[in-house]
Context: one part of a larger RNA
RNA sequence: GCCUGCGAGUUGUUGGUACCGGCAAGGUUAAGGAUUUCAGAUCCGCAGCCGGAGGGAAACCGAGUCCGAAUAGGGCGUCAAGUCGGUAUCAGCAGACCCGAAACUGCGUGAUCUAGCCAUGGCCAGGCUGAAGUGGUGGUAACACACCAUGGAGGGCCGAACCAAUUAACGUUGAAAAGUUACUGGAUGAGUUGUGGUUAGUCCGGUGAAAUGCCAAUCGAACGCAGAAAUAGCUGGUUCUCCCCGAAAUGCAUUUGGGUGCAGCGUUACGUGAUGUCGUUUGGGGGUAGAGCACUGAAUGGGCUAGGGGGCCUACCAGCUUACCGAACCCAACCAAACUCCGAAUACCAAACGAUUAACGUAGCAGUGAGACUGCGAGGGAUAAGCUUCGUAGUCGAGAGGAUAACAGUCCAGACCCACAGCUAAGGGCCCUAAGCGUGUGCUAAGUGUGAAACGAUGUGAGGUCGCGUAAACAGCCAGGAGGUUGGCUUUGAAGCAGCCACCCUUUAAAAAGUGCGUAACAGCUUACUGGCCGAAUGUGACUUCGCGCGGAAAAUGUAAGGGGGCUUAAGCACACCCCCGAAGCUUGGGGAUUCCGGAGCAAUCCGGGAUCGGUAGGGGAGCGUCGGGCGCGCAGCGAAGCCGUAGCGUAAGCGGCGGUGGAGCGCGUUCGAGUGAGAAUGCAGGC
Numbered sequence: 001g002c003c004u005g006c007g008a009g010u011u012g013u014u015g016g017u018a019c020c021g022g023c024a025a026g027g028u029u030a031a032g033g034a035u036u037u038c039a040g041a042u043c044c045g046c047a048g049c050c051g052g053a054g055g056g057a058a059a060c061c062g063a064g065u066c067c068g069a070a071u072a073g074g075g076c077g078u079c080a081a082g083u084c085g086g087u088a089u090c091a092g093c094a095g096a097c098c099c100g101a102a103a104c105u106g107c108g109u110g111a112u113c114u115a116g117c118c119a120u121g122g123c124c125a126g127g128c129u130g131a132a133g134u135g136g137u138g139g140u141a142a143c144a145c146a147c148c149a150u151g152g153a154g155g156g157c158c159g160a161a162c163c164a165a166u167u168a169a170c171g172u173u174g175a176a177a178a179g180u181u182a183c184u185g186g187a188u189g190a191g192u193u194g195u196g197g198u199u200a201g202u203c204c205g206g207u208g209a210a211a212u213g214c215c216a217a218u219c220g221a222a223c224g225c226a227g228a229a230a231u232a233g234c235u236g237g238u239u240c241u242c243c244c245c246g247a248a249a250u251g252c253a254u255u256u257g258g259g260u261g262c263a264g265c266g267u268u269a270c271g272u273g274a275u276g277u278c279g280u281u282u283g284g285g286g287g288u289a290g291a292g293c294a295c296u297g298a299a300u301g302g303g304c305u306a307g308g309g310g311g312c313c314u315a316c317c318a319g320c321u322u323a324c325c326g327a328a329c330c331c332a333a334c335c336a337a338a339c340u341c342c343g344a345a346u347a348c349c350a351a352a353c354g355a356u357u358a359a360c361g362u363a364g365c366a367g368u369g370a371g372a373c374u375g376c377g378a379g380g381g382a383u384a385a386g387c388u389u390c391g392u393a394g395u396c397g398a399g400a401g402g403a404u405a406a407c408a409g410u411c412c413a414g415a416c417c418c419a420c421a422g423c424u425a426a427g428g429g430c431c432c433u434a435a436g437c438g439u440g441u442g443c444u445a446a447g448u449g450u451g452a453a454a455c456g457a458u459g460u461g462a463g464g465u466c467g468c469g470u471a472a473a474c475a476g477c478c479a480g481g482a483g484g485u486u487g488g489c490u491u492u493g494a495a496g497c498a499g500c501c502a503c504c505c506u507u508u509a510a511a512a513a514g515u516g517c518g519u520a521a522c523a524g525c526u527u528a529c530u531g532g533c534c535g536a537a538u539g540u541g542a543c544u545u546c547g548c549g550c551g552g553a554a555a556a557u558g559u560a561a562g563g564g565g566g567c568u569u570a571a572g573c574a575c576a577c578c579c580c581c582g583a584a585g586c587u588u589g590g591g592g593a594u595u596c597c598g599g600a601g602c603a604a605u606c607c608g609g610g611a612u613c614g615g616u617a618g619g620g621g622a623g624c625g626u627c628g629g630g631c632g633c634g635c636a637g638c639g640a641a642g643c644c645g646u647a648g649c650g651u652a653a654g655c656g657g658c659g660g661u662g663g664a665g666c667g668c669g670u671u672c673g674a675g676u677g678a679g680a681a682u683g684c685a686g687g688c
Stems, first nucleotide, its partner, number of pairs: 001688006011094013026050003032044004054061002064076004097237002100234001104227006115199009124189001126158003129154001133150006162186003167182004201219001205215003212221001240623006250263005264368002266365007276356009290342001291340002296336002300332004307325002309322004371396010401412003416591004421587003427581003430565003436578001438577006449567001455551002459548010476533005482506003487501003512527001516525002592613009624677001626674010642661005648655002
C1' cells in the first nucleotide's frame, strides 16, 4: 500500500412542539396490594399532578379585579378543551455522535541500570626520575654550608592490562535503540573493580567534584493502577437512495475576536387576505454631483487708501515726500469633507392605475455570524498592492455549459431526462478548428498588429489658418554685399564677430556699427540684403487639429510579449453592409417529477390546462436493503442458504429469471423492534 472483517446521534429520565389514539369538563394514577398465567396480564390503590377563573405584594374580592376619593380613566382578565398514552423531533441532566491530549489527585512498585554513601575483598607488566632522612669527607669557634654515597618520597614521568572517550572516517531500514577502526587522555590515585547493603517521587523526593545530570533504553519532576469514558469553545472522522425548497460569512453584546446569545437571512405547519415587488402618472421633503463666492476660511495681480516704516523739515503741534509694508474698500481671476446665494440625476415616502407573485403573523427545526473578486462612489495608503475599511450592483461561494490558448470572482448563459433535428448569445469564419482567402471605401510598411511613459523626429494620410508667387516666388547657379569706421569704451591688442555702451549717417539695386567660421590682432570665408539666369501656377514656406506608424525599449532553463503555422490593396486597423458558425440558452419530437387551477369520483385516483424541476450548510417529504419477533401464506435432498456466471426489470437504493457450484434450511405479504447500510478517522485486527 491493497484486500477482508470491525468501526461513530445511543439509552434512561424531565420538559417543549407536531401528528395518531383513549376518555372528556374532566383526564390520569404513583408507591403498594390482590388474583392469575408457560410467558403475559387483570383488578384495586384518588395520595398526588394537569385542566376547569382571574386580579392583587398581600389581606381579600371575584367575571371581574388592581391603582385610585371616584359610579373617571387605565392595566391584566372574562369570549377559543383538556388530559393520559404512543410515535417523530428538539432541548435540559447524565460520558450523550466517535477517537485524541499535555496535565491533576490518591494508593502502590522500583537504586539487578545509574548517582552518593557504608561494610568486606580483588587488581595496577616494565622502565625513568631521585624529596626528606642517614652515613662519610671537606668546612665552621660552634652552627651553617658544600661534595660523595646511601635512601626511595610524589593526586611525579614514559608506557601495557584496566578505566576513559579528544579528533576523524565508517555506520545511520547499523553487526550495535550509542558501535567499529585509527589516533588520543589517566594509568599509586579525588584510582579502578567484585560481592552484600542503604538513600525515592510534590510536604518542591533521593543522589549529584553541578550537566537540570542520574533514579531500570522513561526525568524541569520515574513507573503501575485507580478517580476516569478527566476536560478539549480545538483537529480528524461520521456508513443506503430519490423528490421539493434553499441560506449566511451582517448588526448589537460578549475576559469577545476561528466561541456564544439575540436579531437578520433558510425551511416546515397553520393562519391573515392584497398588505409584497416592478412600471407609469401625480404629490412630497432633501442639500450629494455639479456649480458658485452671497457667508466662513484659503488665495493671486491691479487700483484706491486708513495706519506703520524710511527720508526731508521741525522748539512743540504740525507739514512735505516715498521704486517700502499694508487693514478696509473697488476691479479681474481662482480654491474648500467639516464653506453655500444656488442645485440636479438617482434614491426615499405616499396615492391611483397596470403588470406580477409575493408579503405579514404564530409555532417547530436549523445553519451562518473567517467571505472572495469585478464595475461604480468614497476613507486609509504613495489618486502603491492579488493591500485595507465602508457603501452600491453583479458573479463565485453553493453554478455545470459556451467564449477568453490554459485561468472560482470577467463576457454570454442558469444543466429534470433522451435525440446522429432546428435557431441564436458572447465570441468567431486562411490552416490547426465549426463557419467568408465575403463586399465596398480608406489607413498602416512598423510584422505596427503581436507589451509600456515623459519626451524627441522634414515617417505618412486627411483638414484648417496665415504668408510669398508671370510686377517671376521657393531652391540652385552668376554677381554685388560698399563708405564715414579700426564706432566709443575696455584692453598688450579688441579692426562687424572676448566683454560693456550706443546702434547713427552717407552712396545705393542692395549691403547689419553685423548671422556663423576664422586671426595674437588684422587678413580671409560666409550670412542677412540686392541684381541677373532659370522658369512653376496641381508652386513654395510657417503654424495648427486629427488618423495610423518610428525612436525611447535591458534578465535570468529555450524561440517564449499573436495559442501555433503563417499573414502585407491583409489572415492588420477604421467605418458600413450581407451571409454563416457557435452553448446543457430558445425551438422541435418523446418521456418523467413537483405544484396550482378546472372537471369526474365516497375515496384512492384519473383527465385537461398553466407554472416549476443547478445547488453547499440546512429544513421538509417518500422509499430501498440488512438482522430479529408476531400473524397469515408458501418453497426445499426431484436440492434451501451462500458463492460463481449471465445479454432481464425498475427513476434510484435495488429486484428477478436461467445455468453451475453447494448440501440444509429458506422465502413472500403485513406489522413491530433494532448492536441496521463504510472509502477515508497518520482508524483497529488479520492476511498478502
Molecule: large-subunit ribosomal RNA, domain II
Organism: Fimbriimonadaceae bacterium